The RNA shown here (c-di-GMP-I riboswitch aptamer) has 92 nucleotides and comes from a Chloroflexota bacterium.
RNA sequence: CUGAGCGAAAGGCAAAACCGGGGAAACCCGGCGACGCAAAGUCAUGGAUCUAAAGUCAUUCUUGACCUGACCAGGAUCGCCAGACUACCGAA
Numbered sequence: 001c002u003g004a005g006c007g008a009a010a011g012g013c014a015a016a017a018c019c020g021g022g023g024a025a026a027c028c029c030g031g032c033g034a035c036g037c038a039a040a041g042u043c044a045u046g047g048a049u050c051u052a053a054a055g056u057c058a059u060u061c062u063u064g065a066c067c068u069g070a071c072c073a074g075g076a077u078c079g080c081c082a083g084a085c086u087a088c089c090g091a092a
Stems, first nucleotide, its partner, number of pairs: 005089001012037002018031005035079001041085003045082003048077003055071004
């Protein structure tokens, strides 16, 4: 220097539930809490999944709006998979 991570140590992150806040929602932020994680660090780039406010169409109606239904991502998830970038310890 490389390095498996099924050696050791130091440290790190924090699921669900609950409380407060934001958001139309998915979900996010803070607190509390640990199910788990060796990249559970960063990036929505590809796939996947979730949501559908706005929009479009339909429905209704004399017309328009509301309601209802369908479609739709510039929204969301990196703790779903892949890819890119970066990183602590580290025996043999």

NCBI's taxonomy places the organism under Bacteria, Bacillati, Chloroflexota. The sequence was found by an Rfam model in a public genome assembly.